[in-house]
RNA sequence: CCGUGCUAGACGGGGAGCUAGCGGUGCCCUGUAACCCACAACCCGCUCCAGUGGGGUCGAAGGCCUGGCCGAGGCCGGUCGUUUUCUGGCCUGUGUCAGGGUACGAGGCGUUGACGGUCGGGGCCCUGCGCAAAGAGUCCUCUGCAAACCCCGCCAGGACCGGAAGGUAGCAACGGUAACAGAGCGGUCUCUUGUGCGGCAGCCAGCCUUGCCUGAGCCGACGGCCCGGAUAACGCAGGGAAGGGCCGGUCGAAGCCGGCCGCACGG
Numbered sequence: 001c002c003g004u005g006c007u008a009g010a011c012g013g014g015g016a017g018c019u020a021g022c023g024g025u026g027c028c029c030u031g032u033a034a035c036c037c038a039c040a041a042c043c044c045g046c047u048c049c050a051g052u053g054g055g056g057u058c059g060a061a062g063g064c065c066u067g068g069c070c071g072a073g074g075c076c077g078g079u080c081g082u083u084u085u086c087u088g089g090c091c092u093g094u095g096u097c098a099g100g101g102u103a104c105g106a107g108g109c110g111u112u113g114a115c116g117g118u119c120g121g122g123g124c125c126c127u128g129c130g131c132a133a134a135g136a137g138u139c140c141u142c143u144g145c146a147a148a149c150c151c152c153g154c155c156a157g158g159a160c161c162g163g164a165a166g167g168u169a170g171c172a173a174c175g176g177u178a179a180c181a182g183a184g185c186g187g188u189c190u191c192u193u194g195u196g197c198g199g200c201a202g203c204c205a206g207c208c209u210u211g212c213c214u215g216a217g218c219c220g221a222c223g224g225c226c227c228g229g230a231u232a233a234c235g236c237a238g239g240g241a242a243g244g245g246c247c248g249g250u251c252g253a254a255g256c257c258g259g260c261c262g263c264a265c266g267g
Stems, first nucleotide, its partner, number of pairs: 001267006009058003012030004020047005035055005063261001065259005073251008082242007091235001092232001093234002095231003099227004104223002107219003116214002119211006126202004130197003133193005139187001140184005151176003159168003
């Protein structure tokens, strides 16, 4: 060096998660020339040589193990934007809503005299009276009216008394009348009034107006400014979530470059 037969080993790996830990089933990444069956998330199998059991193939090198480089991807932390959500008002900044003040701007009134003040006049309001109106009542006037008696007068007829003359009581009709009822042109008196008065008087205070004196301010509907209040739309503060940029850490597939790799027999 060649051949034969073996053995170790290999027939995918990784991340997060789960777990005391390891591996697997499930998810994701990478990758393929990537064996088969059974088990398994209210899990399955194990214990640092850390899936177990059964079957199969390759087999000391296109393979195993190992060092380095690069690096898909995952995970963690920090930081800065974005979006969204919750809370706050002693953060009250912007906005909005009313309130109070000021008189800076604008406007209006004012030396043809403002605000205020003294004195005075007038009006309103109010009070009392008067007049009127309306309503109620009273008096007056007119009308009706006692019916089968129990009002009056006069009482036909009739009745009673009487010899008669005559007398007595008396219904109806007629006339009248009190009470009552009704009406009324008008008048007297009393009372009342959400009434009227270009009637009178008073009038403390109030309001309006005006005269004299004084002599320059006054008003606050708008904007500004100040004060305190409300609201929570925006800002701001705090918390949560999603997604993105950057930085750091950790694990790390595939790939690349190295190192190492057994036993027996025969030639």